c-di-GMP-I-GGC riboswitch aptamer from Candidatus Villigracilis adiacens, 92 nucleotides, folded computationally. The prediction has a mean pLDDT of 86. Of the family's consensus pairs, 95% are formed in the model. The organism belongs to Candidatus Villigracilis, within Bacteria.

């Protein structure tokens, strides 16, 4: 340093539980540790959820309701890539 140890002194915390909020993907908290060297931070681009709301179709059916597609929004940085900051210091 762009590199990353069976190092040191830290850190984060998946599943799953319980509470709270959301329509819903989630989210926060607290317990919990699969795992992570940026598993800090930003949704910018792609991907994936999701879908109150819109629009189409269908179908019940009388005005609104139920399915299914797109979608505006929304959600994940622990999907990837981009910005961005930063602990430590063997070997190469």
């Nucleotide at each position: 340093a762009a590199c990353g140890a069976u190092a040191a002194c830290g850190g984060c915390a998946a599943a799953c539980c319980u509470g709270u909020c959301g329509a819903a993907a989630g989210a926060c908290a607290g317990g919990g540790a699969c795992g992570c060297a940026a598993a800090g931070c930003c949704a910018u681009g792609g991907g994936u959820c999701u879908a109150c709301c819109g629009u189409c179709a269908c179908g019940c059916a009388g005005g609104g309701c139920g399915u299914g597609a797109c979608c505006a929004g929304g959600a994940u940085c622990g999907c990837c890539a981009g910005g961005u900051u930063a602990c430590c210091g063997a070997a190469g």